[in-house]
């Protein structure tokens, strides 16, 4: 050079026959407790890697290009 996977909240991951973008753990407040741990409730935090393009509507189709990780001469 080719091919093939991967990028989503700090942090590991979901959500794919296109329709409000969520879990767990972490953060912050509160409850319980004599105190702390545990448990429980609630919050806060996301230009879905960048940039177009199809669509009423894109995290998801199409393309390009960037990042990582691999396989192969």
């Nucleotide at each position: 050079g080719u091919c093939c996977c991967u990028g989503u909240a700090g942090c590991a991951c979901a959500a794919u026959g296109g329709g409000u973008a969520g879990c767990g753990a972490g953060u912050u407040g509160g409850a319980c407790u004599u105190c702390u741990a545990a448990u429980c409730c609630a919050a806060a935090g996301g230009u879905c890697g960048u940039g177009g393009g199809u669509u009423u509507c894109a995290a998801u189709c199409c393309c390009a290009c960037c990042u990582g990780a691999g396989a192969u001469a």

Description
Predicted 3D model of a 73-nucleotide RNA (transfer RNA) from Trichonephila clavata. Its Rfam family is "tRNA". Rfam classes the family as a transfer RNA. Lineage of the source: Eukaryota > Bilateria > Araneomorphae > Nephilidae > Trichonephila. RNAcentral holds the sequence, with entries from ENA and Rfam.